[in-house]
Source information:
Transfer RNA from Sphingomonas prati, 73 nucleotides, folded computationally. The coordinates come from a structure-prediction model, not an experiment, and the mean pLDDT is 80. The sequence was found in a public genome assembly. Rfam family: tRNA. Rfam's curators write: Transfer RNA (tRNA) molecules are approximately 80 nucleotides in length. By type it is a transfer RNA. NCBI's taxonomy places the organism under Bacteria, Pseudomonadati, Alphaproteobacteria, Sphingomonadaceae, Sphingomonas.

RNA sequence: GGGGCCGUAGCUCAGCUGGGAGAGCGUCGCGAUGGCAUUGCGAAGGUCUGGGGUUCGAUCCCCCACGGCUCCA
Numbered sequence: 001g002g003g004g005c006c007g008u009a010g011c012u013c014a015g016c017u018g019g020g021a022g023a024g025c026g027u028c029g030c031g032a033u034g035g036c037a038u039u040g041c042g043a044a045g046g047u048c049u050g051g052g053g054u055u056c057g058a059u060c061c062c063c064c065a066c067g068g069c070u071c072c073a
Stems, first nucleotide, its partner, number of pairs: 001072007010025004019056001027043006049065005
C1' cells in the first nucleotide's frame, strides 16, 4: 500500500423485508430470610464510531474518514 471481517448500554453480544433500540452480566431501589448467601420485582443507563447521501422513514442501503482484528505484499 491492497483485500476481508467488525464498531449497538459499564462488559459480552443480539437485532435474519428499512418502521418497537433490546438480552445476559454488572449498578441502584424494594421485597422474601432473624442475618448472609440466594432469589423475585422494578429502575437508571445508548449522539447505534464520526460526517455526508438515498428514502416518507436508516443500527440496517451507498460514499468518505477514524479505530480494532486478520490475510497478501